[in-house]
């Protein structure tokens, strides 16, 4: 100088004039104070709070989560650490319990896809045929019933031996995951559980349009039950009594009608700093700080200066068919996006800029 990883913070300034929204004030119409985010966003995940439901527990079912240990109100976050993958490095990235508990499934290709089995091909029967052995080699596939070597063989083969790999045991070191060593088995256990399953933890249910309360509204209605039967009308051919119906008073459920105001509502698992534990994440202690709270829902427009970036022209610089973070004039005028109960994370979106570590490579000293 070049190229890459990690983190972090800014993301339009300043003034004027007109305007919304909230609090105090006070002569009641004005005055002065405050008003969007890092993501206010997807509503994915935990919570706080409120109402319903419920004796308590355990099982079951159903959903969820899954290395290992630590934070943390609490997690599917964080953060330290392990194993596997990428990448010379910094550093990324991973649904990372169990496949010898049981079912299931493994598309094409291919002889064979899981109790193995033999297409080509290899030996031996003198040879074709066929019959026996045989899995090294070819070839298929995402996988082919441990790999590479040597030994052995009619050819072969853990058949044998070392050495990788697996499994079992056993010491070491760690809280653990896991790691190392040392024996032992000739290998016996293909793979998928983001198929079902086991396994071990975790889990009521709607959600601020919760909910509470005050105002208005209940105008004519449906259906049930229960009291009355004084009048009056129906029903069973006709009377009487009894029953029911309509009618009357009362409850309950639908429906309608109201759908305006307070409250919950913004000090909170709250933010900065300093010290002190911790590798951290995070705790603690003590000073300071208070920073929107609407309600179909405000945080806006105007103008003026300046103004990141960008484009085009001229000059001007180097190591030059290129390059410049370099001067100047000109237009152009800043990204994603907008609070709705609050809170802790995750996830996506972001023009543009700036800082701070750390990796490689090259050059100079």
């Nucleotide at each position: 100088g070049c190229g890459g990883a990690g983190g972090g913070c800014c993301g339009g300034a300043u003034g004027g004039c007109c305007g919304c929204g909230g609090g105090c004030c006070c002569g009641a119409g004005g005055g002065u104070c405050c008003g969007a985010g890092g993501a206010a966003a997807g509503u994915c995940c935990g919570g706080a709070c409120u109402c319903c439901c419920u004796g308590a527990a355990g099982c079951a079912a159903c959903g969820g989560u899954g290395c290992c240990g630590g934070g943390u109100a609490a997690c599917g976050c964080c953060c330290g650490g392990g194993c596997g993958g990428g990448g010379c490095a910094a550093c990324c990235c991973g649904a990372c319990g169990g496949a010898a508990a049981g079912c299931g499934c493994c598309a094409c290709a291919g002889a064979a896809a899981a109790c193995a089995g033999a297409c080509c091909g290899c030996c031996c029967g003198a040879a074709a045929a066929c019959g026996g052995g045989u899995a090294a080699g070819g070839g298929u596939g995402a996988a082919a019933c441990g790999g590479u070597g040597g030994g052995g063989u009619a050819a072969g083969a853990g058949c044998c031996c070392a050495c990788c790999g697996c499994g079992c045991c056993g010491c070491u070191g760690g809280c653990a995951a896991c790691a190392g060593c040392g024996g032992u088995g000739g290998c016996a256990c293909g793979g998928c559980a983001a198929g079902c399953c086991c396994c071990a933890c975790c889990g009521g249910g709607a959600g601020c349009a919760a909910u509470g309360c005050c105002a208005a509204a209940u105008a004519g209605g449906a259906u049930c039950c229960c009291c009355g039967c004084c009048c009056g009308g129906g029903c069973c051919g006709c009377u009487u009594c009894a029953g029911c119906c309509c009618u009357g008073g009362g409850g309950a459920u639908c429906g309608g009608g109201u759908u305006g105001g307070c409250a919950g509502c913004u000090g909170a698992a709250g933010g900065u700093g300093u010290c002190u534990g911790g590798c951290a994440a995070c705790a603690g202690c003590c000073a300071c700080c208070u920073u929107a709270g609407a309600g179909g829902a405000a945080u806006g427009g105007u103008c003026a200066u300046c103004g990141a970036c960008a484009a085009a022209g001229g000059c001007c610089c180097c190591a030059a068919u290129g390059g410049g973070c370099g001067c100047c004039u000109u237009u152009u005028g800043a990204a994603c996006a907008g609070a709705a109960u609050c809170c802790g994370g995750c996830u996506u979106a972001c023009a543009g800029g700036c800082c701070c570590u750390c990796c490689g490579c090259g050059c100079a000293g």

Predicted 3D model of a 365-nucleotide RNA (Bacterial RNase P class A) from Marinibacterium sp.
The coordinates come from a structure-prediction model, not an experiment, and the mean pLDDT is 76.
Its Rfam family is "Bacterial RNase P class A". The family's RNA type in Rfam is ribozyme. Its family is annotated with dimeric ribonuclease P complex, ribonuclease P activity and tRNA processing in the Gene Ontology.
A source record names the gene rnpB.
The sequence is in RNAcentral, with records from ENA.